A computed fold for a 1504-nucleotide RNA from uncultured Prochlorothrix sp., annotated as small-subunit ribosomal RNA. The organism belongs to Prochlorothrix, within Bacteria. Its mean pLDDT, the model's own confidence on a scale to 100, is 84. The RNAcentral record of the sequence draws on ENA.
RNA sequence: GAGUUUGAUCCUGGCUCAGGACGAACGCUGGCGGCGUGCCUAAUACAUGCAAGUCGAGCGAAUCUUGAGGUGCUUGCACCUCUUGGUUAGCGGCGGACGGGUGAGUAACACGUGGGCAACCUGCCUGUAAGACUGGGAUAACUUCGGGAAACCGGAGCUAAUACCGGAUAAUCCUUUUCCUCUCAUGAGGAAAAGCUGAAAGUCGGUUUACGCUGACACUUACAGAUGGGCCCGCGGCGCAUUAGCUAGUUGGUGAGGUAACGGCUCACCAAGGCGACGAUGCGUAGCCGACCUGAGAGGGUGAUCGGCCACACUGGGACUGAGACACGGCCCAGACUCCUACGGGAGGCAGCAGUGGGGAAUAUUGGGCAAUGGGCGAAAGCCUGACCCAGCAAUGCCGCGUGUGUGAUGAAGGCCUUCGGGUUGUAAAGCACUGUCGGGAGGGAAGAAAAAGCUCGGGUAACGCCGAGCCUUGACGGUACCUCCAAAGGAAGCACCGGCUAACUCCGUGCCAGCAGCCGCGGUAAUACGGAGGGUGCAAGCGUUGUUCGGAAUUACUGGGCGUAAAGCGCGUGUAGGCGGCAUCGUAAGUCGGAUGUGAAAGCCCUCGGCUCAACCGAGGAAGUGCAUCCGAUACUGCGGAGCUUGAGUGUCGGAGGGGAUGGCGGAAUUCCCGGUGUAGAGGUGAAAUUCGUAGAUAUUGGGAAGAACACCGGUGGCGAAAGCGCUCUACUGGGCUACAACUGACGCUGAUGGACGAAAGCUAGGGGAGCGAAAGGGAUUAGAUACCCCUGUAGUCCUAGCCGUAAACGAUGGACACUAGGUGUUGACCGUAUCGACCCGGUCAGUGCCGUAGCCAACGCGUUAAGUGUCCCGCCUGGGGAGUACGCUCGCAAGAGUGAAACUCAAAGGAAUUGACGGGGGCCCGCACAAGCGGUGGAGUAUGUGGUUUAAUUCGAUGCAACGCGAAGAGCCUUACCAAGGCUUGACAUGUGCAGAAUCCUUCUGAAAGGGAGGAGUGCCUUCGGGAGCUGCAACACAGGUGGUGCAUGGCUGUCGUCAGCUCGUGUCGUGAGAUGUUGGGUUAAGUCCCGCAACGAGCGCAACCCUCGUUUUUAGUUGCCAUCAUUAAGUUGGGCACUCUAGAGAGACUGCCGGGGACAACUCGGAGGAAGGUGGGGAUGACGUCAAGUCAUCAUGCCCCUUACGCCUUGGGCUACACACGUACUACAAUGCUACGGACAAAGGGCAGCCAGCCAGCGAUGGUGCGCUAAUCCCAUAAACCGUGGCUCAGUUCAGAUUGCAGGCUGCAACUCGCCUGCAUGAAGGAGGAAUCGCUAGUAAUCGCAGGUCAGCAUACUGCGGUGAAUACGUUCCCGGGCCUUGUACACACCGCCCGUCACACCAUGGGAGUUGGCCACGCCCGAAGUCGUUACUCUAACCUUAGGGAGGAGGGCGCCGAAGGCAGGGCUGAUGACUGGGGUGAAGUCGUAACAAGGUAACC
Repeated sequence: GAGUUUGAUCCUGGCUCAGGACGAACGCUGGCGGCGUGCCUAAUACAUGCAAGUCGAGCGAAUCUUGAGGUGCUUGCACCUCUUGGUUAGCGGCGGACGGGUGAGUAACACGUGGGCAACCUGCCUGUAAGACUGGGAUAACUUCGGGAAACCGGAGCUAAUACCGGAUAAUCCUUUUCCUCUCAUGAGGAAAAGCUGAAAGUCGGUUUACGCUGACACUUACAGAUGGGCCCGCGGCGCAUUAGCUAGUUGGUGAGGUAACGGCUCACCAAGGCGACGAUGCGUAGCCGACCUGAGAGGGUGAUCGGCCACACUGGGACUGAGACACGGCCCAGACUCCUACGGGAGGCAGCAGUGGGGAAUAUUGGGCAAUGGGCGAAAGCCUGACCCAGCAAUGCCGCGUGUGUGAUGAAGGCCUUCGGGUUGUAAAGCACUGUCGGGAGGGAAGAAAAAGCUCGGGUAACGCCGAGCCUUGACGGUACCUCCAAAGGAAGCACCGGCUAACUCCGUGCCAGCAGCCGCGGUAAUACGGAGGGUGCAAGCGUUGUUCGGAAUUACUGGGCGUAAAGCGCGUGUAGGCGGCAUCGUAAGUCGGAUGUGAAAGCCCUCGGCUCAACCGAGGAAGUGCAUCCGAUACUGCGGAGCUUGAGUGUCGGAGGGGAUGGCGGAAUUCCCGGUGUAGAGGUGAAAUUCGUAGAUAUUGGGAAGAACACCGGUGGCGAAAGCGCUCUACUGGGCUACAACUGACGCUGAUGGACGAAAGCUAGGGGAGCGAAAGGGAUUAGAUACCCCUGUAGUCCUAGCCGUAAACGAUGGACACUAGGUGUUGACCGUAUCGACCCGGUCAGUGCCGUAGCCAACGCGUUAAGUGUCCCGCCUGGGGAGUACGCUCGCAAGAGUGAAACUCAAAGGAAUUGACGGGGGCCCGCACAAGCGGUGGAGUAUGUGGUUUAAUUCGAUGCAACGCGAAGAGCCUUACCAAGGCUUGACAUGUGCAGAAUCCUUCUGAAAGGGAGGAGUGCCUUCGGGAGCUGCAACACAGGUGGUGCAUGGCUGUCGUCAGCUCGUGUCGUGAGAUGUUGGGUUAAGUCCCGCAACGAGCGCAACCCUCGUUUUUAGUUGCCAUCAUUAAGUUGGGCACUCUAGAGAGACUGCCGGGGACAACUCGGAGGAAGGUGGGGAUGACGUCAAGUCAUCAUGCCCCUUACGCCUUGGGCUACACACGUACUACAAUGCUACGGACAAAGGGCAGCCAGCCAGCGAUGGUGCGCUAAUCCCAUAAACCGUGGCUCAGUUCAGAUUGCAGGCUGCAACUCGCCUGCAUGAAGGAGGAAUCGCUAGUAAUCGCAGGUCAGCAUACUGCGGUGAAUACGUUCCCGGGCCUUGUACACACCGCCCGUCACACCAUGGGAGUUGGCCACGCCCGAAGUCGUUACUCUAACCUUAGGGAGGAGGGCGCCGAAGGCAGGGCUGAUGACUGGGGUGAAGUCGUAACAAGGUAACC
């Protein structure tokens, strides 16, 4: 920096990612080289080999050998002496304390850093000085004897030394005494005197007759240096306080012992100290550092390789030797383990280098060499060296190189995709032309080597030693690095990813499956997210994954965070430690600042230069190392000390407010109870009731009495108190605050961990008290239930006294103190000024308490001199949600419980504020046949029709609350038809293309239910540029046709609905961090977001309205098929005539709140009126904003994808869609007298008509048939409209109502009326007597009622769409039901209340607490036993050196004893694991059960 909480926003906050690093591991892959690195686990067990020896110039001896001599003699052998060179078991010296490994232990002076030792040691090395004199006794080896399996041991005898011992000499040390100098306390240094103490006569060389002298090495003493160590101290670096007290050698002293040395290091005695909140003690973890990784830094993490220190060496203990060890490849003891054994006894220690087993995700060769560097020994040659130098293995890391280069378009083939045109792979390949790194072959070929020794020469010395020069010799790596030549593009590319973060996209497969996933999340039939492919992106001999760590994370915040509401202010005072602290002065110099010196190892990091061809790597120089110590200086600030000041703080005096506290008394109203009176049937209670009280007299009313509790009015965002809290009134007691004054003290202050005081309600203990109220409990209701809400009772409690508890949403959700930073306006208390006679009023100061508000702050809300502003000081607290304020432990409590307070596990959120919606059994305003007022229906009957259900071979499919159900269907006998059964066809019933044949076509016949199949016959066309073409038919093969098969949740189009509701938006501006707001809200008004006014808005768009059609008035134009006033004529507007009227259909006019009056704001508008055919949108229609419902339709049509292809396609016959116990919707007809019936009579509109409407006439009771005029229609026909009117009948009945059902006889349509049409006549004459709960339509030419027409259609209409006739009633009004609009409010909803969500129970899984216990580990204490061993002691045994009077002594060794003492044993205890029948809660799980607690007034406001 990004992703992720939301519909969206801002914030808080966690989770996750991108970066770096690694001793890494795993997966896939793998060409070369250089330089590094390589058991992080079992400090597990180890076979085998090697890793520490060396010196013969310390010693004796043995053995081999060279040369000389001698002896013996079997004359080439043996022996002896001397000599040369070598080997080495033993004695002796030095070294095995270094080098190498590991990190178990250790929280410590272990490490780092800086100091100290006046409290110490130091082999080898260096320097200075002196010396090395004189004696002695042994003992290995060896010989011999013996024991033993072995390891090894014992006895006797011989021998040497640079082994061991005595003496002399002398300084130092030490002791004593005297003097001088110096210092940081104890003290240090120097000088003099007395006492005390040592050694190797060695080896080699030179020289010398020899003694000896001399040199080197070795040796002794002393002093000094260097090096290495020892001890002490300051400071620094882990976690847990759910570890708070620890300590008896403990702390100190005196004395002694011990040590190289100080010291309780050890011991005896004395004292009672010492450590600890600045974290003792305990537990857990851990080697520390230079450094390494990361980071801007500060920090955080780590402690591999390299370097310094420490610790360890199978586990534990111990000492010896030595300069140095309590000793990795030494010793003793104990233990565990392994091995050998003759069972008696022995041996061993890879955390050295290799290597093996085991463990593990995981870590290499039983290699070469001492050539180099270094170490040990040696005089040296040299020997030893798994230190080291090299090689091997491993992509384990870093660095470098390569796998070719150029050209090459018809953009080849192939792959993939495709809109079928093409695109892409892709200059990529092929092809052509080149090059030669690495690898391969051949040839050449370094540096690392110079010392030392040897030889020669020179210098120097008495001589050697010594110094210089030259020559010669020495390479594991390795014939390696490097160079040259040869051939040929020849041998050399993978891995991960491609939804966002995050660079990179398509196809196929799969179908919430298989799978992916770091987070968000993908997958339920069109997946850029799974798997494969093509393509692409990134890195590259590697690439990914996993793990760890830092970063990002300002997410522990020192740099650099917070706490009103997100997590977070202790309930509130007091006060200890601590932290911080007013004004001025003097001193000091601890902090602070400056300078200098020392140190801060090397390596590493950084800079510069250099060496490998570059780089990695390596070398040199510098810088840095922010630290510590010492010295000098400065004195502003802080600290410390002295002496002051008054403003902070306190004291004092005057005044005054108050439900501040606590004690005792008193008062009235009310409630209840008791007694009496009056009085009678109810009272009480509720939404309604009941339980309850009452005729034994209630309630009501009145008089009297008793008891307890609480104190109306005043009373007030008024007062007091630290908070909790405090309210009738009176008295004495008492705390605090305020104003004024400025007398006193002189910083006495602020905060405050731990502590201690107070602390509502409830609760607890004991004793009282008990009127009312009232958990629990009982009863009555409510309810599906009601362990509740409501009602009737009612116990604890509420009250008092004494004591506990110590918590609350103990809240201003806001710790305390001080200072500063605009105001305005209330109110309480005190004071001052002004004013007044006085009180008010007015102005001001101080102290409280409220509201509004500036700057500023804040995520916003909001805060705002009473800060959440700006600063200082101190305290408390927070670090994602859940688990959980839970468990365990501890403290407190009588108990209840309180305080302190986790983890495992789980989620990717949890949350705050604000926004827009939606919703509310929230509020306000308004509208609608929404209710109300009316009229008529439905729901009951019969029938029709649709649907559900059922049935069926099939009863095709779709539509399903409103908004499906006389719907798609404007008309299923066949057809339709999609369904079923049966029979058939397969390029197909239909389209296009190819080839061949034939004109097309028509007729007859057989079979069959038809489709279909078979046979026969007729027929030879049209155009032509003569090539052929057009159309039709048949055959063949293939592309393909076809599908009412699926998906309306892949779609287009069309439609329904909210709703003809008045809304829905935009531009610019403004406000807001933002989502958004404003506009569109407000006051009026309207049918209307209609208009007016106002307003940080100004405008605009889609909607509203208007424009369109129709009806209503009128003018004009035009009069045929229309009309007829006047004139004539007829049976008749029939005809002449006319176009005035009606009418037709074009064009106009008219209506606009225009006029008047009232109201209103001088507005919009509204009410009334006039005129007018019509009046406030005149009636009706068409017209349907942004959007909602994944609404409806793949079966109108179109269409993606999927599916079928001798069938899910096509043809045919028959059947079905018409079934029928039942349920629902919509209609028709009725139930009758406002009626029915018979006869007579009157008046429409709008339509339709040539495969048609059909006049008239004839036949028939009729449906209808026959004949036939007219009409392609203002002309003719359908066509008599009916209700209505007149007259007659019927007389309240299942009827002269109603017509279902059924029988018979007919008609029509049509190939065909059986399933299954309509009509007619005659006969039959069912239910039905006005329809329960419920429910529908309608506000005027409307409802109701009456008929007519049309479309569909061969036929079939109670349906649908239109038309006219007759023609009402009612609307007070908006409380309620339903729907809708606007504003506002709450919200935990946003799939939006059909929302969200809680708890028990049941099931599965997970982690965890308790648990009778069981079983381990660690620790300390007590007691027992007590190895090795030091120390002490003893004098039992033994005893070479010295002394001796020769007896012995001194000294030593062994043995005994004592203290300490490891392991072991016994007993109790502490801490910490594992496990445990059972049990407690917790978490998670798409669909379980029961309820409905919370979110809206959540239906009883919620919460602590």